[in-house]
Molecule: SAM riboswitch aptamer (S box leader)
Organism: soil metagenome
RNA sequence: CUCAUCCAGAGAGGUGGAGGGACAGGCCCUGCGAAACCUCGGCAACCACCCCAUACGGGAACGGUGCCAACUCCUGCUCACCGGCACGCCGGCGAGAGAGAUGAG
Numbered sequence: 001c002u003c004a005u006c007c008a009g010a011g012a013g014g015u016g017g018a019g020g021g022a023c024a025g026g027c028c029c030u031g032c033g034a035a036a037c038c039u040c041g042g043c044a045a046c047c048a049c050c051c052c053a054u055a056c057g058g059g060a061a062c063g064g065u066g067c068c069a070a071c072u073c074c075u076g077c078u079c080a081c082c083g084g085c086a087c088g089c090c091g092g093c094g095a096g097a098g099a100g101a102u103g104a105g
Stems, first nucleotide, its partner, number of pairs: 001105006011040005019029003023076004041068003046064002049059003072099001077096003081092004
C1' cells in the first nucleotide's frame, strides 16, 4: 500500500505498584490493585489443515496469529430525514467517508 472483517464470544492466579481505555473531547475502569511481564484457562476461526466442490459452502481446533469491561465504550468529516432555534447552531435517527484495530498478501 491492497483486500476482508469489526452490534457475537471468551478470565483466574502470580510478580508488579499507578496508571489505563490509539489520538482529541466526553464518559468510564482502576489501591476491592492500573500498565507491563509470567503461568494456566478460555473465545473466535483470518492463515494453514480436512471434506465437498459453483462457491461468499461445510468440518475440526494439533499448528501460525489475534482476542478475553463497556458496539472499535461514544462522538470526531459529509449528506438525508425528524424536532427545536436567539438563524450562529443544538438534539435525535440513518447512510457514507475518515481514523483505528486484527488477519492475509